[in-house]
Context: one part of a larger RNA
């Protein structure tokens, strides 16, 4: 954060499994880079062939636009869930010092010149399958030596250690095996030093009940030494020494994510942690490592367990506490919707991809907030009801009539903003050997909107489509009449009802709030 009765006209802004941290059918929820790389199945184009129905088929060709599958890089630690576990490895505040920090900003110093390989890919073989094994063949910004070392590390102060990768745009001289070299502009790589930003660690202090839980502790408590770690420590581990915590409440037990808030309250407290927002834990349960700058990782990896699923019985596969949805539970909680257009993020030089985050639409009167259901008139106080002393009251200006308006729904038709940026075209300045390419500022211009049948304006038609729920004894605003007879029945407390009941029931009339009226529940 409701639930249930009766009821129900529009909007707007907000919320929507509190229970089973039960189980889950599908489907999407994390991908991107051809401007690292080898290549090329599949599209498309463009060359060759062949066949012929002469404009179609078919096979061949990485030539090019691109790309499935691979190698490589980043990113899958962010964003999203939950609240099961935690009473202290936690969180809130105030410190603190022995640390790490891809991507990012700022300085500095460099990008020399080898090597051996393996995925894909081909051939074989094995299995129902999931996959898998063995040969042969390539490429890298994949891997490894080597040179070199401003600063960095280490050190007995003599001295020793350690690096890197290319890519893509453009071009006038020279040089060419006609590929390029060679300038040069971005991206990039390497070491280093600084800074942001994030994390990691210590230290007081304050954090819920129980004493019908009084002792607790043996890596305990503290020192030498050494191991680990990014780091400081019993973190660990050998040896020494016997501490070390408590009635200020340890231990042990129940309960609980915590905090900014958020309810009430004058306030002091009290209760609470739904939605946002931080910060912690978890990721079917338990245990572990590995890759990495970060994980002991929700949609990764291994082991065990259980539970579903396939199976050829040999063995595999799976984890919605992601968004929607199903089934159970339950008083009770929503659509297997659209879109990246905006804001973000991730990859990418960029165009762009990708994104159940987000924006948004959809259901719910869940809540709040606003609007309507006509408006003036109208006495013959009409009928009808209902009460009546039967004269008559009252429903009641209420209706009808008359005369008007048209918000909202309804149809029809205009119609913004949310749209910058990035792309093209040109003009200044920078770079630069350049008028090239690239970077910046200015102008012009095209295309871009899920929301949407929007919002908002205007038109048309007609009072037309829109009023219920509770109570009427006192608390408590509101009374009669009938019907029942301590029966049926109400009841929050007081109480009502036993033959005139203003308290049950129902009718007429009143009172209260109004698209919402009551009940239950919980708080204060």
């Nucleotide at each position: 954060g409701a639930a249930c009765g009766c009821u129900g006209g529009c909007g707007g802004c907000a919320g929507g499994c509190c229970u089973a941290a039960c189980a889950c059918a599908u489907g999407c929820a994390a991908g991107u880079c051809g401007a690292g790389c080898g290549g090329c199945a599949g599209c498309a184009c463009g060359g060759g062939a062949a066949g012929c129905u002469u404009g179609c088929u078919u096979c061949c060709u990485g030539g090019u636009g691109g790309c499935g599958a691979g190698c490589g890089g980043c990113g899958g630690a962010c964003g999203g869930g939950u609240g099961a576990g935690u009473a202290a490895u936690g969180c809130a505040u105030a410190g603190a010092a022995a640390u790490c920090u891809g991507c990012c900003c700022g300085g500095u110093a460099g990008u020399g010149g080898g090597g051996g390989a393996u995925a894909a890919c081909c051939u074989g073989g094995g299995g129902a399958a999931a996959c898998c094994c063995a040969g042969g063949c390539u490429a890298a910004u994949a891997c490894c030596g080597c040179a070199u070392a401003c600063g960095u590390c280490c050190u007995a102060c003599g001295g020793g250690a350690g690096a890197a990768a290319g890519c893509a745009g453009g071009g006038g001289a020279u040089c060419u095996u006609c590929g390029g070299a060679c300038c040069u502009u971005g991206c990039g790589c390497u070491a280093u030093c600084g800074g942001a930003u994030g994390a990691g660690u210590c230290u007081a202090u304050g954090u819920c009940g129980g004493a019908u839980u009084a002792g607790c502790u043996u890596g305990u408590u503290g020192g030498u030494g050494a191991g680990g770690u990014a780091a400081u420590g019993g973190c660990u581990c050998a040896c020494c020494a016997a501490g070390g915590c408590g009635a200020c409440g340890a231990u042990c037990c129940g309960u609980a994510g915590c905090u900014g808030g958020u309810c009430u309250g004058a306030g002091a407290g009290g209760a609470u942690g739904a939605u946002c927002a931080g910060c912690c834990a978890c990721a079917u349960c338990g245990g572990g490592a590995c890759u990495g700058a970060g994980a002991c990782a929700c949609g990764g990896c291994c082991c065990g367990a259980a539970c579903u699923c396939c199976u050829a019985c040999g063995g595999g596969a799976g984890g919605c506490a992601g968004c929607a949805g199903u089934g159970g539970g339950g008083a009770a909680u929503a659509u297997u919707g659209g879109a990246c257009a905006a804001u973000g993020g991730g990859c990418g030089a960029a165009a762009g991809c990708c994104u159940g985050a987000u924006c948004c639409a959809g259901c719910c009167a869940u809540g709040c907030c606003g609007c309507g259901u006509g408006u003036g008139u109208g006495a013959a106080g009409a009928a009808g009801g209902c009460c009546u002393u039967c004269g008559g009251g009252u429903u009641g200006u209420a209706a009808a009539g008359c005369a008007c308006u048209u918000u909202c729904a309804g149809u029809g038709g205009g119609g913004a903003a949310g749209a910058a940026a990035g792309c093209c075209u040109u003009g200044g300045g920078g770079c630069u050997a350049a008028u090239a390419c690239c970077c910046u500022c200015g102008a012009g211009g095209a295309a871009g909107g899920a929301c949407a049948u929007c919002a908002c304006c205007c038109a048309c038609a007609g009072a037309a489509g829109a009023a219920g729920c509770a109570c009427c004894g006192g608390c408590u605003a509101a009374c009669u009449c009938c019907g029942u007879g301590c029966c049926a029945g109400c009841a929050g407390c007081c109480g009502c009802g036993g033959u005139a009941a203003u308290a049950c029931g129902g009718a007429g009339g009143g009172u209260g709030c109004g698209a919402g009226c009551g009940u239950u529940a919980a708080u204060c």
Molecule: small-subunit ribosomal RNA, 5' domain
Organism: Halomonas sp. IB-G4